[in-house]
This is a predicted structure of a 265-nucleotide part of an RNA (large-subunit ribosomal RNA, domain VI) from Lentilactobacillus parabuchneri. Taxonomically the source falls in Lentilactobacillus (Bacteria, Bacillati, Bacillota, Lactobacillales). It matches the Rfam family "Bacterial large subunit ribosomal RNA". Model confidence (mean pLDDT): 89 of 100.

Context: one part of a larger RNA
RNA sequence: CGUAGGAAAUUUGAGAGGAGCUGUCCUUAGUACGAGAGGACCGGGAUGGACAUACCGCUGGUGUACCAGUUGCGCCGCCAGGCGCACCGCUGGGUAGCUACGUAUGGAUGAGAUAAACGCUGAAAGCAUCUAAGUGUGAAACUCACCUCAAGAUGAGAUUUCCCAUUCCUAUAUGGAAGUAAGACCCCUGAGAGAUGAUCAGGUAGAUAGGUUGGAAGUGGAAGUGCAGUGAUGUACGGAGCGGACCAAUACUAAUCGGUCGAGG
Numbered sequence: 001c002g003u004a005g006g007a008a009a010u011u012u013g014a015g016a017g018g019a020g021c022u023g024u025c026c027u028u029a030g031u032a033c034g035a036g037a038g039g040a041c042c043g044g045g046a047u048g049g050a051c052a053u054a055c056c057g058c059u060g061g062u063g064u065a066c067c068a069g070u071u072g073c074g075c076c077g078c079c080a081g082g083c084g085c086a087c088c089g090c091u092g093g094g095u096a097g098c099u100a101c102g103u104a105u106g107g108a109u110g111a112g113a114u115a116a117a118c119g120c121u122g123a124a125a126g127c128a129u130c131u132a133a134g135u136g137u138g139a140a141a142c143u144c145a146c147c148u149c150a151a152g153a154u155g156a157g158a159u160u161u162c163c164c165a166u167u168c169c170u171a172u173a174u175g176g177a178a179g180u181a182a183g184a185c186c187c188c189u190g191a192g193a194g195a196u197g198a199u200c201a202g203g204u205a206g207a208u209a210g211g212u213u214g215g216a217a218g219u220g221g222a223a224g225u226g227c228a229g230u231g232a233u234g235u236a237c238g239g240a241g242c243g244g245a246c247c248a249a250u251a252c253u254a255a256u257c258g259g260u261c262g263a264g265g
Stems, first nucleotide, its partner, number of pairs: 001152001005163007015149004021049007033038001051106005059100004066093005071086006110144003117137004164265001166178004183261004187203005208254003211250005218242002224237005
């Protein structure tokens, strides 16, 4: 921009893409077959491999704004307690998020028309012949069925709901312009989103983010004081203190005030 008014939702599916794999074991059955050795088709079940998709409840990884320990130097006047630098100084753990080595799921099943092949009936050609007329069976391939996208499918589809018939100009046309309606955007707070747009959640009639409060995961027993010990240290107050992203509550702070677009069929 189009989809012959303007919007907001919900859809149909022309079409397109994806997937499509396979082993072993048990049973049927030591049966059919075979002198024996050996050893099935068909059918039923179990369990794997590789691959794919999704997810983070479990097991783990990471986790440079979480917790603790600790070395050297410097600083806060000293002690104590802390901070800075040294690869995040090093080390031990670890929430959210992201993840695989973790977990779950998938390939199924059925139908149609067929290929090779195998047939039925059957002439040309009194026989024979699956083929010439006619008519069947038949594959991981094909078309559906399964999953995803999809009406710019210009062939522009369908359904539901909302908004209404204003004013002006003119060459009177399916004309032009203006302010509006429903609605939308700018702007702002953000994340289940993200390079930017976009998407999604919100904008005071508000829990969108921050803060605060309460809690949780985590760390692992804070500071201070007392006590024991010559001391290093231990112990009690005390599952203590701290606690990024997690879960809630709460308008304390910031989403203020505003502006723009948008039908007359």